[in-house]
RNA sequence: UCCCGCAUAGCUCAAUUGGCAGAGCAUUCGACUGUUAAUCGAACGGUUGGUGGUUCGAGUCCACCUGCGGGAG
Numbered sequence: 001u002c003c004c005g006c007a008u009a010g011c012u013c014a015a016u017u018g019g020c021a022g023a024g025c026a027u028u029c030g031a032c033u034g035u036u037a038a039u040c041g042a043a044c045g046g047u048u049g050g051u052g053g054u055u056c057g058a059g060u061c062c063a064c065c066u067g068c069g070g071g072a073g
Stems, first nucleotide, its partner, number of pairs: 001072007010025004019056001027043005049065005
């Protein structure tokens, strides 16, 4: 320098060929009980890496940028 992949909640990851952003863990509260742990229930938690574009509608499609990983020379 060129090519490919990845970026979503504090963490690990989903989201069907574009149509309401979710789960588990963690945290907080509650139930259970001699207490704790375990178990069960609920709540909280998101400018979907950034800037634009396409579209009635973008996490998803397109362009560029940033970061990380892999490959070629």

Predicted 3D model of a 73-nucleotide RNA (transfer RNA) from Beutenbergia cavernae DSM 12333. The coordinates come from a structure-prediction model, not an experiment, and the mean pLDDT is 80. Rfam family: tRNA. The family's RNA type in Rfam is transfer RNA. Rfam describes the family as follows. Transfer RNA (tRNA) molecules are approximately 80 nucleotides in length. RNAcentral holds the sequence, with entries from Rfam.